[in-house]
């Protein structure tokens, strides 16, 4: 220095104006970007988790049984979004420029669509509000014991 087991702790980040009767959702702008990897450092490469769906094995309760309720979470699918120059041994990771993304519900006017002769009706519309979340994690630092 590494390796095993156990524990403690850490582990998301971002807004202003305009327009209007109301908008932080609409229209300009402008902010943010989880975690391993990777010959050089990445929101866009691998890959993870995180979410959205399946939902076993087992466990609880009620039932004479068939079966139903709850828990729990295996497995399996589904998951956004880069280019071009330069530098260089070596970069979609730097450094210049130009782009793109961004779950799920919930809320809404102008704005899109659809119905209707209007009035109007309904349906779409949020990375930065609100919730699930004082959750959840991928993994990090430490610290003991051990064993070498």
């Nucleotide at each position: 220095a590494a390796c095993g087991u156990g524990c403690u702790c850490c582990g998301g980040g971002g807004u202003c104006g305009g327009u209007g009767a109301g908008a932080a959702u609409c229209c300009g702008a402008a902010c943010c970007g989880g975690c391993g990897g990777u010959g050089a450092c990445a929101g866009u490469c691998c890959g993870c988790g995180a979410g959205c769906g399946u939902g076993a094995u087992c466990c609880u309760c009620c039932g004479c049984g068939a079966g139903g309720a709850g828990g729990g979470g295996a497995u399996c699918g589904c998951c956004g979004a880069u280019c071009c120059g330069g530098u260089g041994g070596a970069a979609c990771u730097c450094c210049g420029g130009g782009a793109c993304c961004g779950a799920c519900g919930g809320u809404g006017a102008u704005g899109c669509g659809a119905c209707g002769c209007a009035g109007g009706u309904c349906g779409c519309g949020a990375g930065u509000c609100c919730g699930g979340a004082u959750g959840g994690g991928a993994g990090g630092c430490g610290c003991a014991c051990g064993a070498g």